[in-house]
RNA sequence: GGACCGCUGGCCAAAUUGGAUAAGGCGCUCGGCUACGAACCGGGAGAUUCCAGAUUCGAGUUCUGGGCGGUCCA
Repeated sequence: GGACCGCUGGCCAAAUUGGAUAAGGCGCUCGGCUACGAACCGGGAGAUUCCAGAUUCGAGUUCUGGGCGGUCCA
């Protein structure tokens, strides 16, 4: 330098392949339970879906450019 893959709450991770409010787990937090904790049960908060544009009635999903990380080739 070239090709390909990935990027979504603090962390992990899903989204019927373009459709309405972005699922779930861990963690955090509140309550229950307990003599107190842990475990367990229930509730809650937490997302500019890497960034900027484009297409579309509608984009996490498609297209273009860029950023970061990884793999391979030279």

This is a predicted structure of a 74-nucleotide RNA (transfer RNA) from Candidatus Pelagibacter sp. Its Rfam family is "tRNA". Rfam's curators write: Transfer RNA (tRNA) molecules are approximately 80 nucleotides in length. Rfam classes the family as a transfer RNA. Taxonomically the source falls in Candidatus Pelagibacter (Bacteria, Pseudomonadota, Candidatus Pelagibacterales, Candidatus Pelagibacteraceae). Its mean pLDDT, the model's own confidence on a scale to 100, is 81.